[in-house]
RNA sequence: GUCUUUGUGGCAGGGUGUGAUUCCCUACCGAUGGUAUAGUCCAUGACCCAUCUUUAGAUGGCUGAACUGGUGAAAUUCCAGUACCGACGGUAUAGUCCGGAUGAGAAAAGAC
Numbered sequence: 001g002u003c004u005u006u007g008u009g010g011c012a013g014g015g016u017g018u019g020a021u022u023c024c025c026u027a028c029c030g031a032u033g034g035u036a037u038a039g040u041c042c043a044u045g046a047c048c049c050a051u052c053u054u055u056a057g058a059u060g061g062c063u064g065a066a067c068u069g070g071u072g073a074a075a076u077u078c079c080a081g082u083a084c085c086g087a088c089g090g091u092a093u094a095g096u097c098c099g100g101a102u103g104a105g106a107a108a109a110g111a112c
Base pairs, nucleotide, nucleotide: 001112002111003110004109005108006107013025014024015023027096028095029086030085031044032043033042034041039084040083048061049060050059051058052057066082067081068080069079070078088099089098090097
């Protein structure tokens, strides 16, 4: 360098209501690389927006949330405690349902 494969999880129980997995109580989930093991540190990807060129890309923008104590040489990553966050469209207001998406993708593994 070329090709192949892999590449996101989660409403159990109860309440109100004509109607809610959307509201309320409670429950549950955590993409990729780095670093002492990370949803909340640093970086990346997806979504969304703009421009160019043209229907596939390129460039730019946007991009959520954590503290305290302990151990240790070293941890905002482990242990203990208490918090917090989650694109767009649809629908009774959605991180968890349905849809764009049998899509895209950081990246990982393998073959030559």
Background:
Predicted 3D model of a 112-nucleotide RNA (FMN riboswitch aptamer (RFN element)) from a mouse gut metagenome. Its mean pLDDT, the model's own confidence on a scale to 100, is 83.